[in-house]
Context: one part of a larger RNA
RNA sequence: GCCAACGAGUUAAUAUAUAUGGCGCGGCUAAGACCGAAAAGGUCGGAGUCACAGGGAAACCGAGUACUAAUAGUGCGUCUUUGUCUUAUAUAUUAGACCCGAAGCCAAUGCGAGCUUAUCAUGGACAGGGUGAAGUCUGUCGAAAGACAAAUGGAGGCCCGAACCCGUAUGUCGUUCAACUCAUUGGGAUGAUCUGUGAUAAGAAGUGAAAAGCUAAUCGAGCUUGGUAAUAGCUGGUUCUCUCCGAAAUAGCUUUUGGGUUAGCGUCACGUGUUCCUCUUGGGGGUAGAGCACUGGAAGAGUUCGACAGGGAGCAAUCUCGCGAACUCUAUCAAACUCCGAAUACCAAGAGUUAAGAACGUGGCAGUUAGACCGUGGGGGCGAAGCUUCACUGGUCAAAAGGGAAACAGCCCAGAUCCAUACUUAAGGUCCCUAAAUCUAUGCUCAGUGCUAGUAAGGAUGUAAGAUUUCUUUGACAAUGAGGAGGUUUGCUUAGAAGCAGCAAUCCUUUAAAGAUAGCGUAACAGCUCACUCAUCAAGAGAUUUUGCGCCACAAAUGAUCGGGGCUCAAGCAUAGUACCGAAAUUUGGGAUUUAUAAAUUCUUAGGAAUUUAUGAGUGGUAGGAGAGUGUUUGCAUCGCGAUGAAGGGAAAGGGGUGACCCAUCCUGGAGCAUUGCAAAGUAAGAAUGUUGGC
Numbered sequence: 001g002c003c004a005a006c007g008a009g010u011u012a013a014u015a016u017a018u019a020u021g022g023c024g025c026g027g028c029u030a031a032g033a034c035c036g037a038a039a040a041g042g043u044c045g046g047a048g049u050c051a052c053a054g055g056g057a058a059a060c061c062g063a064g065u066a067c068u069a070a071u072a073g074u075g076c077g078u079c080u081u082u083g084u085c086u087u088a089u090a091u092a093u094u095a096g097a098c099c100c101g102a103a104g105c106c107a108a109u110g111c112g113a114g115c116u117u118a119u120c121a122u123g124g125a126c127a128g129g130g131u132g133a134a135g136u137c138u139g140u141c142g143a144a145a146g147a148c149a150a151a152u153g154g155a156g157g158c159c160c161g162a163a164c165c166c167g168u169a170u171g172u173c174g175u176u177c178a179a180c181u182c183a184u185u186g187g188g189a190u191g192a193u194c195u196g197u198g199a200u201a202a203g204a205a206g207u208g209a210a211a212a213g214c215u216a217a218u219c220g221a222g223c224u225u226g227g228u229a230a231u232a233g234c235u236g237g238u239u240c241u242c243u244c245c246g247a248a249a250u251a252g253c254u255u256u257u258g259g260g261u262u263a264g265c266g267u268c269a270c271g272u273g274u275u276c277c278u279c280u281u282g283g284g285g286g287u288a289g290a291g292c293a294c295u296g297g298a299a300g301a302g303u304u305c306g307a308c309a310g311g312g313a314g315c316a317a318u319c320u321c322g323c324g325a326a327c328u329c330u331a332u333c334a335a336a337c338u339c340c341g342a343a344u345a346c347c348a349a350g351a352g353u354u355a356a357g358a359a360c361g362u363g364g365c366a367g368u369u370a371g372a373c374c375g376u377g378g379g380g381g382c383g384a385a386g387c388u389u390c391a392c393u394g395g396u397c398a399a400a401a402g403g404g405a406a407a408c409a410g411c412c413c414a415g416a417u418c419c420a421u422a423c424u425u426a427a428g429g430u431c432c433c434u435a436a437a438u439c440u441a442u443g444c445u446c447a448g449u450g451c452u453a454g455u456a457a458g459g460a461u462g463u464a465a466g467a468u469u470u471c472u473u474u475g476a477c478a479a480u481g482a483g484g485a486g487g488u489u490u491g492c493u494u495a496g497a498a499g500c501a502g503c504a505a506u507c508c509u510u511u512a513a514a515g516a517u518a519g520c521g522u523a524a525c526a527g528c529u530c531a532c533u534c535a536u537c538a539a540g541a542g543a544u545u546u547u548g549c550g551c552c553a554c555a556a557a558u559g560a561u562c563g564g565g566g567c568u569c570a571a572g573c574a575u576a577g578u579a580c581c582g583a584a585a586u587u588u589g590g591g592a593u594u595u596a597u598a599a600a601u602u603c604u605u606a607g608g609a610a611u612u613u614a615u616g617a618g619u620g621g622u623a624g625g626a627g628a629g630u631g632u633u634u635g636c637a638u639c640g641c642g643a644u645g646a647a648g649g650g651a652a653a654g655g656g657g658u659g660a661c662c663c664a665u666c667c668u669g670g671a672g673c674a675u676u677g678c679a680a681a682g683u684a685a686g687a688a689u690g691u692u693g694g695c
Stems, first nucleotide, its partner, number of pairs: 001695006011095009021085003026050003032044004054061002064076004098237002101234001105227004110223002117201009126191001128160003131156001135152002138149004164188003169184003203219001205215003240629006250263005264368002266365007274356001275358001277352007289340001290338002295334003299330008310321004371397004375392006402413003417591004422587001424585001428581003431565003437578001439577006450567002458552002462549010479536005485509003490504003515530001518529003592619012630684001632681006640673002648668004654663003
């Protein structure tokens, strides 16, 4: 991991609701007793309890009563009338209370020191080598005490190093040789040494050269058993089918925020009977917008005022820049401004279509109270976030499949009762992958731009279309040829200054035209161009600006990309149009089922119920509510089967049912089983790191 078996809403009491049945000018017995076979069952038993009257704290009064001085007023009642008992189902409470699951807490004259800690008793072990304390002896010296030297001697928690003990560093191992080992390296090795055996001390206790270490692979309180099914607002699991409806992720309170409770939203029953919704009319408003009339902000200009800090000019008067205030004009800003002011929304009245799984009320049962994204309007944030927090009870998902968006809960289209068949369409598409146009018409784009979400700023004779304007056959623009002069090297300055360092002036003449010169150049000249003019040529040439599509700007990490191929003869972009494709949508045929209405039939406790037919509207669905069924075991009754073969088992294949399932057939098996009705449950398995067994 798979297979098989086992594996989770039970039981009791009480209460409430619904249904059924009994009785109802009330209903029911409880304990207990008696009969009976020790049972099943029957008969007593009215103690008591519910209802029949309420109000008040109560006394008490009573269809009323309490408050009160009250005959006022108000509250709760009466009028508006029904119960009670059994059984079943659902739910609640108390119990283990749907099942499994802690870490823990407490108890016991409970068990443990064969591991380990400490101690006691009694034994054992420590190769070899080194160092050489005290003491002693001899000698020398000394009066002596003693000193010195040699020898002897053999001390030490001494040194080196095996056994032995330990475990420093690294590696190994890490489904291990091993639930702590192995290899190399290392520390101690006559001592506070190591070690055998026996003994003593333990659970809030021991022992501890102290690490909360150790006390049998268990220690910040051992193990065992019990209290015990501890508790778990937490996680996981919770077993057959079909039908109808179908949520919530919000608000208040909460030692409350991943839990509760009440309301909201769901469902079922009963009741009211259009109250829902739409339109019309009438309302109030101060939002969007707008505005500056108030409150404030902020810009420019002007006028007036100010013993108005300061800068500048001036001898000074004063002038000027500036500063502050008020007013005027121009142009403005505001969630906590408003002279104004919508659309929606909301309220009321009237009218109208409609019959919706509308609205409202009472009661039973819930679930939900972690929401997500998208759109719109706001707050926070950086007008960041697949960010956060509100509103629109906006949309979708959640709880929704189908088609589109390459893939893609929340986007676009569209809401799947079942079967069949294609027709028509939606969003979106129509070269191939891939269903349908290589469609029609007119343009644009050459960048593979694009076929993708995203306009950087800035730059540029890209290209297309438009607007305004200048020059132009009296010849434009460009190109080519020629000229571009004289006074004069203007004056000043300067070493020089000659068109061209700088300052001033910038005239006159000859001309077709030529600046006291626009640029390069020279030390200064020279030299080369330009403006300007003529000729050749020949028809358009410039300037500004608006728009479309493009270009650069544009750099990322394994190999690239529009989904891919690929597309410029668009399969790109823009505009207009016609076809076609395209979904579980719509349409068509048939069936099932829910519900409403109508009709018929049958039954009836006369309330109604069931069946059939027709017509209309429905039938996605998580949590959840409601309804109807299937299957298993056992019992009672019933009707049957079985050695001419029961149950059980096997066999993809026959038949029935919407389905759970049911009935055949063949083989196996070898002794019990099934139908119908009712009843009662140890009543359905795929999940729980489920339990046991097998492979």